[in-house]
RNA sequence: UGAGUAAAUCGGGUGAUCGCGGGCACGAAACCGAAAGGUUGUGCCUGAGGAAAGUCCGAGCUCCGCAGGGCAGGGUGCUGGGUAAUGCCCAGUGGGGGUGACCCCAAGGAAAGUGCCACAGAAACAGACCGCUCUUGGCUGGAGGUUCCAACUUCCAGUCAGGAGUAAGGGUGGAAAGGCGAGGUAAGAGCUCACCAGGCGACUAGGUGACUAGCCGCCUCGGUAAACCCCACCUGGAGCAAGACCGAAUAGAGGAACAAUGGGGCUGCCCGCUCCGUUCCCGGGUAAGGUCGCUGGAGGCGUUGGGCAACCAACGUCCAAGAUAGAUGAUCAUCUAAGACAGAACUCGGCUUACAGGUUUACUCAAUUG
Numbered sequence: 001u002g003a004g005u006a007a008a009u010c011g012g013g014u015g016a017u018c019g020c021g022g023g024c025a026c027g028a029a030a031c032c033g034a035a036a037g038g039u040u041g042u043g044c045c046u047g048a049g050g051a052a053a054g055u056c057c058g059a060g061c062u063c064c065g066c067a068g069g070g071c072a073g074g075g076u077g078c079u080g081g082g083u084a085a086u087g088c089c090c091a092g093u094g095g096g097g098g099u100g101a102c103c104c105c106a107a108g109g110a111a112a113g114u115g116c117c118a119c120a121g122a123a124a125c126a127g128a129c130c131g132c133u134c135u136u137g138g139c140u141g142g143a144g145g146u147u148c149c150a151a152c153u154u155c156c157a158g159u160c161a162g163g164a165g166u167a168a169g170g171g172u173g174g175a176a177a178g179g180c181g182a183g184g185u186a187a188g189a190g191c192u193c194a195c196c197a198g199g200c201g202a203c204u205a206g207g208u209g210a211c212u213a214g215c216c217g218c219c220u221c222g223g224u225a226a227a228c229c230c231c232a233c234c235u236g237g238a239g240c241a242a243g244a245c246c247g248a249a250u251a252g253a254g255g256a257a258c259a260a261u262g263g264g265g266c267u268g269c270c271c272g273c274u275c276c277g278u279u280c281c282c283g284g285g286u287a288a289g290g291u292c293g294c295u296g297g298a299g300g301c302g303u304u305g306g307g308c309a310a311c312c313a314a315c316g317u318c319c320a321a322g323a324u325a326g327a328u329g330a331u332c333a334u335c336u337a338a339g340a341c342a343g344a345a346c347u348c349g350g351c352u353u354a355c356a357g358g359u360u361u362a363c364u365c366a367a368u369u370g
Base pairs, nucleotide, nucleotide: 001366002365003364004363005362006361007360008359009358010357012335013334014333015332016331017330018329020047021046022045023044024043025042026041029040030039031038032037049341053352054351056350057349058348059347060346061239062238063237064236073235074234075233076232077231078092079091080090081089082088093107094105095104096103097102108230109229113228114227115224116223117222129170130169131166132165133164134163135162136161137160138159139158140157141156142155143154144153145152146151178196179195181193182192183191197220198219199218200217201216203214204213205212206211243292244291245290246289254281255280256279257278258277262276263275264274265273266272299318300317301316302315303314304313305312306311
């Protein structure tokens, strides 16, 4: 200098004018409302993010449910640690990729059972298409035996049809029944043996552990479990429009007092039946409305200490939106230019996704110079 790897961080600043939400102080009247409360003025302070997003996990909080146990359903799946908790994070183990810094893995069980393995191929789990070997029968040819000939018969070779054996060779495929050599056999084959590879089990050593190294014995059992399934562990539901409180009108129900002997309907009239008044009180409900929940919290920053780290502890310091139809904006000037993704709605911890451009740190590879 070029190409990379892993992290951290910023993601507009300043000034002026106007406007909006919240808080505090002052001012003191008016208006709205049954009330609670709200509106209108002035001044000061304060007012989006690293993801506020997706709503995918884990919690707090709230209401409902729940004796205990089991089944079903759902989730998780190497080890140790961290944490309020997690499917997250850290450090490792094993496997895979990269020259390297480093990155990726949903990583229990296929030797419990079932299913599936496209196309090709005979066969995808226990397989015979070609080939190889043995054998039966027919036909042809040759040689021999009995014999005068015909005929019968033995052996060999070829060919046709059948039976059996064989997984060494060919061909198909992502994958073909461990690899290779020797023995063995009619031909072959872990059929046997040596070496290698893999699996299972025991032992020894190291490690908290996953596991690693060594050694011994047995075995050669294809892949697939984000297919069913098996094993181990975990697991109630709904969510701030949760939920709590205040609460007028209206509707329904109950009680008391008062008034009247009434009015309406069944029927034109009588009897009978049935419905109907005013005021007050108690209790309940409401998504009219209001208050709370609501932002001071597993909180941020700094220093020190512990730990490889995630993280934890002590001390100091700071307070940083809280709306409810929903504020957080607009214009101008300037900074060389202002330009990405994007907008809080109960709150945290994570993950994932989106992102113009800038800055910093550590490390790797290549080339060159001293």